[in-house]
Molecule: transfer RNA
Organism: Thermacetogenium phaeum DSM 12270
RNA sequence: GGGCCCAUAGCUCAACGGUAGAGCACUCGGCUCAUAACCGAUUGGUUCCAGGUUCGAAUCCUGGUGGGCCCACCA
Numbered sequence: 001g002g003g004c005c006c007a008u009a010g011c012u013c014a015a016c017g018g019u020a021g022a023g024c025a026c027u028c029g030g031c032u033c034a035u036a037a038c039c040g041a042u043u044g045g046u047u048c049c050a051g052g053u054u055c056g057a058a059u060c061c062u063g064g065u066g067g068g069c070c071c072a073c074c075a
Base pairs, nucleotide, nucleotide: 001071002070003069004068005067006066007065010024011023012022013021018055027041028040029039030038048064049063050062051061052060
């Protein structure tokens, strides 16, 4: 220098262009003499950033940032 992949809740990950979700964690409650386990409920998001397309974008397009992999180059 070239190519490919990834970025969504505190964590791990889903989500056909049409209301952003699950599990775990946190918090509250139930159960228990008590703790753990178990059961129930609640909370939690500017979908990495900036533009574009569209009636409508996490999703499509462009640029950027960060991370990973492969190839090339250099001495």